Description:
Small-subunit ribosomal RNA, 3' major domain from an uncultured bacterium, 476 nucleotides, folded computationally.
Context: one part of a larger RNA
RNA sequence: UGACGGGGGCCCGCACAAGCGGAGGAACAUGUGGUUUAAUUCGAUGAUGCGCGAGGAACCUUACCCGGGCUCAAACGUUGCAGGAAGGGUGUCUGAAAGGAUGCCCGUCUACGGACCUGCGACGAGGUGCUGCAUGGUUGUCGUCAGCUCGUGCCGUGAGGUGUCGGCUUAAGUGCCAUAACGAGCGCAACCCCUACCGCCAGUUGCCAACAGGCAAAGCUGGGGACUCUGGCGGGACUGCCGGCGCAAGCUGCGAGGAAGGCGGGGAUGACGUCAAAUCAGCACGGCCCUUACGUCCGGGGCGACACACGUGUUACAAUGGCAGGUACAGCGGGAAGCCACCUGGCGACAGGGAGCGGAACCCGAAAGCCUGUCUCAGUUCGGAUUGGAGUCUGCAACCCGACUCCAUGAAGCUGGAUUCGCUAGUAAUCGCGCAUCAGCCACGGCGCGGUGAAUACGUUCCCGGGCCUUGCACA
Repeated sequence: UGACGGGGGCCCGCACAAGCGGAGGAACAUGUGGUUUAAUUCGAUGAUGCGCGAGGAACCUUACCCGGGCUCAAACGUUGCAGGAAGGGUGUCUGAAAGGAUGCCCGUCUACGGACCUGCGACGAGGUGCUGCAUGGUUGUCGUCAGCUCGUGCCGUGAGGUGUCGGCUUAAGUGCCAUAACGAGCGCAACCCCUACCGCCAGUUGCCAACAGGCAAAGCUGGGGACUCUGGCGGGACUGCCGGCGCAAGCUGCGAGGAAGGCGGGGAUGACGUCAAAUCAGCACGGCCCUUACGUCCGGGGCGACACACGUGUUACAAUGGCAGGUACAGCGGGAAGCCACCUGGCGACAGGGAGCGGAACCCGAAAGCCUGUCUCAGUUCGGAUUGGAGUCUGCAACCCGACUCCAUGAAGCUGGAUUCGCUAGUAAUCGCGCAUCAGCCACGGCGCGGUGAAUACGUUCCCGGGCCUUGCACA
């Protein structure tokens, strides 16, 4: 100087408390450990691994296993020799394919240097082989915590200190005052984006108040720019005003005005550094290793196994509910090998027709809600696992190993021990919708979107993490 303390002081954070909903019990989905296996490819492992890399494992992917092939090789660069323009089409045999063997047809470059191809060689290749403890880059975490430093000066023999301490204040090393310090940098804040209000400009594919026309119904038509909206530019909030407290910074008010009030809400943004943290399998790269194989192609299998154990989720255990009928209201987005209105067939998944739309024009489109009826507390009209049968669709192909539909079957489960997680407002809870990946899909995942919409916070003693000052010290 730091680190540490079941030392002290001050202060924060859904850290506790107050509250709401979960997990831990059940079934299933998914990841992991373990076990098994020819292989169950590899990595991630307290917090900071475990619906993680993977935003799509039937083949492919694929890195693993078994088997069958290739060896200048799947591609590319340089080069020697031989042959042939290049190139295109099509057979036969063998084979699971890859590959191997063997034919036929069309075609016959040139500027004579050669280019291109094939065969035989050579040098480079190729490697998801090892080392993340050789590395770059990127990332997690402490932590969006308020800290981390520098120049000059001053103090100290020196390590170093001071500044950065103290008082007040703040979300903040934010500011004010004080001060052997005076300034400055990286962080904080602001500048950026979205959202809440208003104005201006612009009105088509959007809108429809006034005026006409018109319908079974409709901005449907003429027209209009008022309104909604769209999307570009501005305004607006600054403790600016008033009262109280305070030297000031600032704090405070059931204050005014205002759409919004004291950081308005959300996002992006992550200081010096820590964990020899993660990644050599995204990529790059040093070293080491393989070279008729640790390279590469193909067929099949595996990554999907299952006595168990754990994490994350989904669905439930019902009446604030289930079922049936009727009826209403979104936003983000996506669409051509696509989205598919509408018609017909089918109980249905879907199929056959078929218009519009590269889209403010066409299409994909709510559910909870509301109204009516029914069920009456029961393992049930709860719950839907599992299994049997029959089908649909994608795809070369659904046995291993897809999703969906219909009929039948109806398991466990009656609110879950110790323990544990999230959340402070348009939040939690609850309800559906969209997208990426994608032929299809194991999505109950991820990322977004809107609908309905709470409860509680006395307080900081305690648990956890953190900041500042101080003290002790067996640690560096």
Model confidence (mean pLDDT): 83 of 100. Its Rfam family is "Bacterial small subunit ribosomal RNA". Its family is annotated with structural constituent of ribosome and ribosome in the Gene Ontology.